[in-house]
Bacterial RNase P class A from a Thermoanaerobaculia bacterium, 386 nucleotides, folded computationally. Its Rfam family is "Bacterial RNase P class A". The family's RNA type in Rfam is ribozyme. Its family is annotated with tRNA processing, ribonuclease P activity and dimeric ribonuclease P complex in the Gene Ontology. The RNAcentral record of the sequence draws on ENA. The source organism's lineage runs through Bacteria, Pseudomonadati, Acidobacteriota and Thermoanaerobaculia.
RNA sequence: GGAGGCUUCCGGGUGGUCGCUCCCGGUGACGGGAGAGGAAAGUCCGGACUCCCACGGACGGCAGGCUCGCCAACGGCGAGGCGCGGCGACGCGACGGAAAGUGCAACAGAGAGCAGACCGCCCCGGUCCUUCGGGACCGGAGCAAGGGUGAAAGGGUGCGGUAAGAGCGCACCGCCCGGCCGGCGACGGUCCGGGGCACGGCAAACCCCCUGCGGAGCAAGACCGAGUAGGGAAGCGACCAGCGGGCCGUCCGUCCCGCGUUUCCCGCGCGAGCGGGAAGUCGCUUCCGGGUUGGUCGCUCGAGGCCGGCGGCGACGUCGGCCCCAGAGGAAUGACCACCGCCGGCUCCGGCCGGCACAGAAUCCGGCUUACGGAAGCCUCCGGCC
Numbered sequence: 001g002g003a004g005g006c007u008u009c010c011g012g013g014u015g016g017u018c019g020c021u022c023c024c025g026g027u028g029a030c031g032g033g034a035g036a037g038g039a040a041a042g043u044c045c046g047g048a049c050u051c052c053c054a055c056g057g058a059c060g061g062c063a064g065g066c067u068c069g070c071c072a073a074c075g076g077c078g079a080g081g082c083g084c085g086g087c088g089a090c091g092c093g094a095c096g097g098a099a100a101g102u103g104c105a106a107c108a109g110a111g112a113g114c115a116g117a118c119c120g121c122c123c124c125g126g127u128c129c130u131u132c133g134g135g136a137c138c139g140g141a142g143c144a145a146g147g148g149u150g151a152a153a154g155g156g157u158g159c160g161g162u163a164a165g166a167g168c169g170c171a172c173c174g175c176c177c178g179g180c181c182g183g184c185g186a187c188g189g190u191c192c193g194g195g196g197c198a199c200g201g202c203a204a205a206c207c208c209c210c211u212g213c214g215g216a217g218c219a220a221g222a223c224c225g226a227g228u229a230g231g232g233a234a235g236c237g238a239c240c241a242g243c244g245g246g247c248c249g250u251c252c253g254u255c256c257c258g259c260g261u262u263u264c265c266c267g268c269g270c271g272a273g274c275g276g277g278a279a280g281u282c283g284c285u286u287c288c289g290g291g292u293u294g295g296u297c298g299c300u301c302g303a304g305g306c307c308g309g310c311g312g313c314g315a316c317g318u319c320g321g322c323c324c325c326a327g328a329g330g331a332a333u334g335a336c337c338a339c340c341g342c343c344g345g346c347u348c349c350g351g352c353c354g355g356c357a358c359a360g361a362a363u364c365c366g367g368c369u370u371a372c373g374g375a376a377g378c379c380u381c382c383g384g385c386c
Stems, first nucleotide, its partner, number of pairs: 001382010012340007020035006037358001041369002044367005049217004061213005066080005081095001082093004096208002101206002103202002118147002120143002123140007155173006174197001175195005180189003221297004231288009242259005263278006304323008341356006
């Protein structure tokens, strides 16, 4: 100098003026204070909180799945193991079980599961040819070495062995089983013994094993008073025969005329009928109840933040001190000015102009993921110079 890896931090600053939301003080004018994020986002996990539901069990469903730990909990995080990728710093991993069962394996290939003679290799017999080395064809028997196909073809290398071959035998490497040692454990071992290897792959196929799991969500939910329509209960009162017409229209009273006088019970009357009650209707009062786009609460002090000590490799835990840090509800958090910082452009070197990402709370909290501007630290590899 170039190319990378990991982690952390910041997210323009200060002041003024005018506004907006909330809080405090004041009778008031007004004064004082606070006011977005690391992701407030996606709503993907986990909880707190609230309401509803809930005897217990079985089957089923869904989710998770190496180990140990952290945490309120988690599919998160930390530290490790193993595997894979990278020269490396480092990164990634649905990472339980395939000697319980069922199933699957396209294309290619002779053969895809306790396999397979396509090209081949070797032996025997026959026929033919021969340059006498051998070759071609037919038939029989053997071989998993070599070639070829495939994602995958039943350990690898070498020596022996054989007609040719083959764990057929042996050595080394690998693998399996048991023991021992180390580790809490996943797992590891240059250790010991046994076994020629018997057990191929896929569980992001069914399945088996282990663990976990009620539902809805702050528009949850709770409270408040006034009042609308409608509903219910109790009490009181009235009616319980009325309707029509009376000469211009409307209302009321009296009077007159006509028609009519129902259901049940009681009393009176010879009777027409009269009086009272029930049911019913209407009115008033009280109470219950009552939807919602009304108001209030829930609402922000919380698994809280900062600093320091201690324990731990770490996630984190614990102790001490200090701090209060948005709470709106069609929904505030803005605009302008001055100076400064960083970046880019122009410059008559005095300055001038433009820009400062992604984005924006809505019950709260812990994560994950995604979006995004810059800075710093540590580390790795390569090249050059001293």